[in-house]
């Protein structure tokens, strides 16, 4: 100077006019009320909050509510998910920190990374043969022969097809061969030693079994009730509490202060059965048509909150203290106009150059709707700190 | 807001225990038949299976990020 890894921040500024929403204050009028206060307003005047790093997908975890108590804090089964080890977390398919494999010269980066000697089930086409062992060619022997060759017998090296083919080299041996037999390397099995653990290293044993798919069934181990803020509760309106249809079936006994208590039976759950709890026993429950209201309030804005210091950890994070309060709409606010700057581009001038001047353009991807925790996936540009490699100078 | 389906020739639709030539019906070329049309025979083109990445020897189909359209709850 180029080229490259990795982290993290930031997502125009400043001022001025007009507006939108939300909350508080004074002040005015009304209501209430003995006051003190309370309640409202097409009022009025001032103050104060106002989009995001992803609000987006809804891919995941949960918080919170309901589903006849709690929700599985009972068991089996069946779906479903997650998958080295270890830790962080309220809780995860997030996160860190290792170990193994792969990719780069490095810096880093990538991995659904558990079982394939538990069982099934696949390996198309091509190849003698696709998984368990067998042999198309071609090799060696023995026999026969028209001298082309055919027939038994051997091996399993060589050839050629595959994604993939039954250890590699070398020697030794043989009619040809072979792990059949030796070294060396691979491979599985492994006492021991390190490590919480995946792992790792390895004495030494073994004469080669054990090919690959579990994002195929499926073992293993672990985790998971379901539905979702249009969840749910109230207020107010509004009506005829409106027509069909099915389901369940009105129990018994014992005390009773006549309210019900206790004990039995029978019903009763958002995957199934069984168990316990519970609730219910005379109305009730579940479809379907058809009519009416389209208000409001609460949930709902103090939370697993933010920022600052310090203290432990390698880190994820955790404790402790101070300090802060920070959108809340509901056809749905958060906005528009101008001026100067500033990042940047484009054109034209000066300038060795760094850069200056003039005109123009011009700032992404988007936008809360119960909230939080993640991951993806979009994103003009700037800035920042670490690091590797290359070339040049000293 | 929330739940959920689906996306394969121009159209309608099969194929989803992975196996390479992805089919059918219809539109469309083109011959034949007719005076000329239709209709009817015979033959032909056209798909990167919504889109990217993964698993595998192989993906329309198994897994995973996105895109698109639809339906459905107060």
């Nucleotide at each position: 100077g180029c080229g490259g890894a990795u982290g993290g921040c930031u997502g125009g500024a400043u001022g001025g006019c007009c507006g939108c929403u939300c909350c508080g204050g004074c002040g005015c009028g009304c209501c209430u009320g003995c006051a003190a206060g309370g309640g409202u307003g097409c009022c009025g005047c001032g103050g104060g909050g106002g989009a995001g790093g992803a609000a987006a997908g809804u891919c995941c975890g949960g918080a919170c509510u309901c589903c006849a108590g709690a929700g599985a804090a009972a068991a089996g089964c069946a779906c479903g998910g997650u998958g080295c080890c270890g830790g962080g977390u309220a809780a995860u398919c997030c996160c860190c920190g290792g170990c193994g494999g792969g990719g780069g010269c490095a810096a880093c980066c990538c991995c659904a990374g558990g079982g394939a000697a538990a069982g099934c089930g696949c390996c198309a086409c091509a190849g003698a043969a696709a998984a368990c062992a067998g042999a198309c060619u071609a090799c060696c022997c023995c026999g026969a022969u028209c001298c082309g060759u055919c027939g038994g017998g051997g091996a399993a090296a060589a050839g050629g097809u595959g994604a993939a083919a039954c250890g590699g080299u070398g020697g030794a041996g043989u009619a040809a061969g072979a792990g059949c037999c030796c070294a060396c390397c691979g491979c599985g099995c492994g006492a021991c030693u390190g490590g919480c653990a995946a792992c790792a290293g390895a004495a030494g044993c073994g004469g080669c079994a054990c090919g690959g798919c579990a994002a195929g069934c499926c073992c293993c181990a672990c985790c998971g009730g379901g539905a979702g803020c249009a969840a749910u509760g109230c207020c107010a309106a509004a009506u005829a509490g409106g027509g069909g249809g099915u389901c369940c079936g009105u129990c018994c006994g014992c005390g009773u202060u006549c309210g019900c208590g206790c004990g039995g039976c029978g019903g009763g759950a958002u995957g199934c059965u069984u168990g316990g709890a519970c609730c219910c026993g005379a109305g009730g429950g579940c479809c379907c048509c058809g009519g009416g209201u389209u208000g409001g309030c609460a949930g709902c804005a103090c939370g697993a909150g933010g920022u600052c210091a310090c203290c432990g950890g390698c880190g994820a994070c955790g404790g402790u203290g101070a300090u802060c309060c920070c959108a809340g709409a509901u056809g749905a606010a958060u906005g528009g106009c101008c001026a100067u700057c500033c990042a940047u581009c484009c054109g034209g001038g000066g300038g060795c150059a760094a850069c200056c001047c003039c005109g123009g353009g011009g700032g992404a991807c988007a936008g809360a709707a119960u909230c939080c925790g993640g991951c993806u996936u979009a994103c003009a540009g700037g800035c920042c700190a670490u690091c590797c490699g290359c070339g040049c100078a000293c | 807001g929330g739940a959920c389906u689906g996306g394969u020739a121009g159209c309608u639709c099969a194929g989803u225990u992975g196996g390479a030539u992805a089919g059918a019906g219809u539109a469309c070329c083109u011959g034949a038949c007719u005076a000329c049309g239709a209709a009817u025979c015979a033959g032909g083109g056209g798909g990167u299976c919504g889109a990217g990445g993964g698993u595998u020897c192989g993906a329309a189909u198994c897994c995973u990020u996105c895109c698109c359209a639809g339906u459905c709850c107060g």